Predicted 3D model of a 73-nucleotide RNA (transfer RNA) from Canariomyces arenarius.
[in-house]
RNA sequence: GGUCCUGUGGCGUAAUUGGAAGCGCGUCUGACUACGAAUCAGGAGGUUCCAGGUUCGAGCCCUGGCAGGAUCG
Repeated sequence: GGUCCUGUGGCGUAAUUGGAAGCGCGUCUGACUACGAAUCAGGAGGUUCCAGGUUCGAGCCCUGGCAGGAUCG
């Protein structure tokens, strides 16, 4: 340098014909307890890597870029 794959809350990961983002862990509050842990109930936390385009509508499709990985040379 060529080709391919991936990029989504703090971390991991789903969303499969385009209809607007869910789960686990963690975190916060409350219950329980002598206090914790565990358990239970509830909450917060996401400009979906960036910039454009298509569309009534984009995490999803198209183009360019950035980052990481695989492979070829």